[in-house]
Molecule: SAM riboswitch aptamer (S box leader)
Organism: Gracilibacillus suaedae
RNA sequence: UUCUUAUCCAGAGAGGUGGAGGGGCAGGCCCUAUGAAACCUCGGCAACAGGUUAGAAAGAUAACACUGUGCCAAAUCCUGCGGGACAGCAUAAACUGAACCCGAAAGAUAAGAA
Numbered sequence: 001u002u003c004u005u006a007u008c009c010a011g012a013g014a015g016g017u018g019g020a021g022g023g024g025c026a027g028g029c030c031c032u033a034u035g036a037a038a039c040c041u042c043g044g045c046a047a048c049a050g051g052u053u054a055g056a057a058a059g060a061u062a063a064c065a066c067u068g069u070g071c072c073a074a075a076u077c078c079u080g081c082g083g084g085a086c087a088g089c090a091u092a093a094a095c096u097g098a099a100c101c102c103g104a105a106a107g108a109u110a111a112g113a114a
Base pairs, nucleotide, nucleotide: 001114002113003112004111005110006109007108008107013042014041015040016039017038021031022030023029025080026079027078028077043072044071045070047069048068049067050066051064052063053062054061076106081103082102083101084100086097087096088095
């Protein structure tokens, strides 16, 4: 870097350095000098893998934050493609359009493989 599988409506801060940006991309809408990103220290959350304990053993399952990552504004902040529903149009079809529902795509994280 690529592929596969799983999860994404919950949860989680304070200080220092730093100085203008950040929320993946686009359109929105937000956060930010009552200091952005990034880095450091301590703290916390608890998803995946490992570990320990319980489970007669194995396993399902549960607990522990011990280890490896991860995360600590807003539903993955909303939408972005398709379908449905609803509304408009005049009764149908077609067309148009926000909220709503479903499924993808994309993104993020973990584990495995190449």